[in-house]
Context: one part of a larger RNA
RNA sequence: AGCGUAGGGUGGAUGCCUUGGCACUAAGAGCCGAUGAAAGACGUGAUAAGCUGCGAUAAGCUUCGGGGAGGAGCAAAUAUCCUUUGAUCCGGAGAUUUCUGAAUGGGGAAACCCACUUGAGUAAACCUCAAGUAUCCAUACGCCAAUCCAUAACGUAUGGAAGGGAACCCGGGGAACUGAAACAUCUAAGUACCCGGAGGAAAAGAAAGAAACAUCGAUUUCCUGAGUAGCGGCGAGCGAAAGGGAAGGAGCCUAAACUGCGGUGCGUGCACUGCAGGGUUAAGGACUGCAAUAAGUUAUACUCAGAGUUACCAGAACGGUAUUGGGAAAGCUGUACCAGAGAGGGUGAAAGCCCCGUAUGGGAAAACAAAGAGGGACAAGCAGUAUCCAAAGUACCACGAGACACGAGAAACCUUGUGGGAAGUCGGGGGGACCACCCCCCAAGGCUAAAUACUCCUUAGUGACCGAUAGCGCAUAGUACUGUGAAGGAAAGGUGAAAAGGACCCCGGGAGGGGAGUGAAAGAGAACCUGAAACCCUAUGUUU
Numbered sequence: 001a002g003c004g005u006a007g008g009g010u011g012g013a014u015g016c017c018u019u020g021g022c023a024c025u026a027a028g029a030g031c032c033g034a035u036g037a038a039a040g041a042c043g044u045g046a047u048a049a050g051c052u053g054c055g056a057u058a059a060g061c062u063u064c065g066g067g068g069a070g071g072a073g074c075a076a077a078u079a080u081c082c083u084u085u086g087a088u089c090c091g092g093a094g095a096u097u098u099c100u101g102a103a104u105g106g107g108g109a110a111a112c113c114c115a116c117u118u119g120a121g122u123a124a125a126c127c128u129c130a131a132g133u134a135u136c137c138a139u140a141c142g143c144c145a146a147u148c149c150a151u152a153a154c155g156u157a158u159g160g161a162a163g164g165g166a167a168c169c170c171g172g173g174g175a176a177c178u179g180a181a182a183c184a185u186c187u188a189a190g191u192a193c194c195c196g197g198a199g200g201a202a203a204a205g206a207a208a209g210a211a212a213c214a215u216c217g218a219u220u221u222c223c224u225g226a227g228u229a230g231c232g233g234c235g236a237g238c239g240a241a242a243g244g245g246a247a248g249g250a251g252c253c254u255a256a257a258c259u260g261c262g263g264u265g266c267g268u269g270c271a272c273u274g275c276a277g278g279g280u281u282a283a284g285g286a287c288u289g290c291a292a293u294a295a296g297u298u299a300u301a302c303u304c305a306g307a308g309u310u311a312c313c314a315g316a317a318c319g320g321u322a323u324u325g326g327g328a329a330a331g332c333u334g335u336a337c338c339a340g341a342g343a344g345g346g347u348g349a350a351a352g353c354c355c356c357g358u359a360u361g362g363g364a365a366a367a368c369a370a371a372g373a374g375g376g377a378c379a380a381g382c383a384g385u386a387u388c389c390a391a392a393g394u395a396c397c398a399c400g401a402g403a404c405a406c407g408a409g410a411a412a413c414c415u416u417g418u419g420g421g422a423a424g425u426c427g428g429g430g431g432g433a434c435c436a437c438c439c440c441c442c443a444a445g446g447c448u449a450a451a452u453a454c455u456c457c458u459u460a461g462u463g464a465c466c467g468a469u470a471g472c473g474c475a476u477a478g479u480a481c482u483g484u485g486a487a488g489g490a491a492a493g494g495u496g497a498a499a500a501g502g503a504c505c506c507c508g509g510g511a512g513g514g515g516a517g518u519g520a521a522a523g524a525g526a527a528c529c530u531g532a533a534a535c536c537c538u539a540u541g542u543u544u
Base pairs, nucleotide, nucleotide: 001543002542003541004540005539006538007537008536009535015529016494017493020466021465022463023462024461025460026459027458028457029455030454031164032163039100040099041098042055043054044053046078047077050074051073061094062093063092064091065090066089070082071081072080105114106113107112115133116132117131118130119129120128121127135161136160137159138158139157140156141155142154168199169197170196171195172194173193179186183233209216210215220247221246222245223244224243230238231237251447252446253445254391258277259276260275261274262273263272264271265270266269282425284389285388286387287384288383289382290381296378297377298376302374303373304372308368309367310366312362313361314360318334319333320332321331337352338342344356345355346354396420397419398418399417400416401415402414406432427442428441429440430439431438481488482487501528504515505514506513507512
């Protein structure tokens, strides 16, 4: 020195555990903000660094309800207090709520600096306190320039906006990697990303539709049709619709004709315009005549209502126990007991009957509040047809684009940048170039619940989900740390049933150890459950 054996050390695998996660289900909630949000800074405790709570009334104040003996958060200790005159605690409502932040009096290197006006205090204040003072938009009013009338501008008042938010939604912009086994049309993809906007959903929506000679009757979503018809360097790939079935179901209002009441202008009988009535579709309305004042509908001002939610309360049933062991019984045992309760958790081990609960039943002063009720609102027909009305820089055309499953194609339909530019119900659009016939529909105004999408958040629950290199990045941490910055971003769980956390003695400078003591165990001693391997040491055998 190698190998073997034994005993230690080191190390932290494994096993067991779970405070934390993950995925989902059912409900709820789906917004907060100038009445100052979200997010922060700084404070705030007897002692107080961090977290949590709170805000100069500062781990809190008031009140209403619950609750009933301890309490002054995590979090020990000491001190000092509070509390059956009901504390702490739980729930409802309210008060307070520094400074920053949209931040809004002005400024600013956020949490700071500097003002003005008015009012109050005061003898007076330069002191103190309170309130106000940003911008934009809308409306009203005032005042007014070049410039006569006027208008712009300016000012005041009232109302609104702004900023934040996980995903979902709509709109405006809009890639590349990639695939095509290269690459350019194409694809990826109208994806990612950026911007704007809204809501609890959004969007869409009551046919100028779809069809096919028969008809259907707004929109949305799902299944199917169907990987079909098609599109496509006919490559890669892209990819419908009608129809059928299901969920859900809901339809309405203007403009105009006409009528009434106004306003403005001027060229004084015309033009424009406001409000109210009227009216709303395929053959309708106005208009004229007749009839009618309701059935019904509801998407809505308001009032009532009060299921439910936000604390809680009641809540069944057990005794015994040897031995072993390891302190502890839930183990064992008994023809015991309860059960609308044998969900779950805890208790010294494995408990329906010990504790919290669970089934079931009950409960709200206060706040929110569904169904529902009232109320309000809307709400009609018949006949006639002379006249009037029925959405214009629109439809449509040309050129150029986009979007349609559809890449210019035979390319309709839809949108529109440029140019041109109708008709007027004897009208107009569509049925995939175009024409005819036939059929369907009525554009150029608007609103509309449900079925659908999502989950930052709340409650209850579930798991052939994880169990500390797993599961969220975090058993908590966006911390430590890194970076000028945008940003990146960890590691780290377990004594014991209970601290009973080792008084005292000894060695030692200490660390640490040896006794003693505690404990079931200290070979559980805080570097603490179990404690594998690598690696190190000691002893010993053997080989060289």